The part of an RNA shown here (large-subunit ribosomal RNA, domain IV) has 344 nucleotides and comes from Parasutterella muris. The organism belongs to Parasutterella, within Bacteria.

[in-house]
Context: one part of a larger RNA
RNA sequence: CUCGGGAGAAGGAACUCGGCAAAUUGACACCGUAACUUCGGAAGAAGGUGUGCCUGAGUAACGUAGGCGCAGAGACUGCGUUCGCGUGAAAAGGUCUCAGAGAAUAGGUGGCUGCGACUGUUUAUUAAAAACACAGCACUCUGCCAAGUCGAAAGACGACGUAUAGGGUGUGAUGCCUGCCCGGUGCUGGAAGAUUAAUUGAUGGGCUGAGAGGCCUUGAUCGAAGUCCCAGUAAACGGCGGCCGUAACUAUAACGGUCCUAAGGUAGCGAAAUUCCUUGUCGGGUAAGUUCCGACCUGCACGAAUGGCAUAACGAUGGCCACACUGUCUCCUCCCGAGACUCA
Numbered sequence: 001c002u003c004g005g006g007a008g009a010a011g012g013a014a015c016u017c018g019g020c021a022a023a024u025u026g027a028c029a030c031c032g033u034a035a036c037u038u039c040g041g042a043a044g045a046a047g048g049u050g051u052g053c054c055u056g057a058g059u060a061a062c063g064u065a066g067g068c069g070c071a072g073a074g075a076c077u078g079c080g081u082u083c084g085c086g087u088g089a090a091a092a093g094g095u096c097u098c099a100g101a102g103a104a105u106a107g108g109u110g111g112c113u114g115c116g117a118c119u120g121u122u123u124a125u126u127a128a129a130a131a132c133a134c135a136g137c138a139c140u141c142u143g144c145c146a147a148g149u150c151g152a153a154a155g156a157c158g159a160c161g162u163a164u165a166g167g168g169u170g171u172g173a174u175g176c177c178u179g180c181c182c183g184g185u186g187c188u189g190g191a192a193g194a195u196u197a198a199u200u201g202a203u204g205g206g207c208u209g210a211g212a213g214g215c216c217u218u219g220a221u222c223g224a225a226g227u228c229c230c231a232g233u234a235a236a237c238g239g240c241g242g243c244c245g246u247a248a249c250u251a252u253a254a255c256g257g258u259c260c261u262a263a264g265g266u267a268g269c270g271a272a273a274u275u276c277c278u279u280g281u282c283g284g285g286u287a288a289g290u291u292c293c294g295a296c297c298u299g300c301a302c303g304a305a306u307g308g309c310a311u312a313a314c315g316a317u318g319g320c321c322a323c324a325c326u327g328u329c330u331c332c333u334c335c336c337g338a339g340a341c342u343c344a
Stems, first nucleotide, its partner, number of pairs: 001339008010330002014328001019325001027051005036041001038173001052095004061087004066082006096100001108323007115315002120132002136171007148157003174310004179240003184237002186233005193228003204217005241259005268302001269299001280296005
């Protein structure tokens, strides 16, 4: 010096990206316990007190089988009493140690907030999470030889099920809600017309033949689905404007004008896991706060099942603060052990 333990004056997070690590707490009994809440919780909230041994005392009390008495129609019934057996305190008093949960095992706590409701699942071997799943919600397909899936097929799963069933997709407990747009793309429905393949084969032409005819060619007409077309549909894919003016200080614009659009973003939220400018501005906490919390709204570029906003409980989850506690630090020191190293 490295690794593993132990102790530490005064201070107590000044350390550091960050209390990482360590320390604190810890058992049982009793007292006591807030906001909030889906009334279940939160909660072991928090915060306190006690704990050995002796006397009290194998007492009080409780349990239990039997005897006796009373009540009762009766019962494996009720009450009382007695003895036996089992469990077994407290008040109060005394007593010893530095120390009585005497060693070991045995929650640190609280507050604000983001995300995800929760228990679960995951990158075997750098990621456990806010990712996946989930119950719940919605749309859609499927009438049974079901849809869908595997398979040249037979056949099988679905299912020995039958729409309260099965498949697919999205969202993701619960609460309050889920606005406008069908022009584009998709899907569903419609069938008048247009277009259109094979097909149909009017007419004309050519070659050949004595002719009937044969062959070649022309292509009027017939002709399905699809597409065009007409509707519906957004918890289908998706989308949800600009400019100018205006109120008796100023500022702002409830209001008006105009252009464009399928329609111009509603409720709620908002410098946010989203805010570039930005350490926005104001308030709080600090002596001092690019983080945090509460507001404001000028949303570069939130927004409603690609869900919006709240939310008790929960989380080896992210951020911030406080109390307790400490060698994390000021600032290092000592002890025990194992290595490395030196010598033998």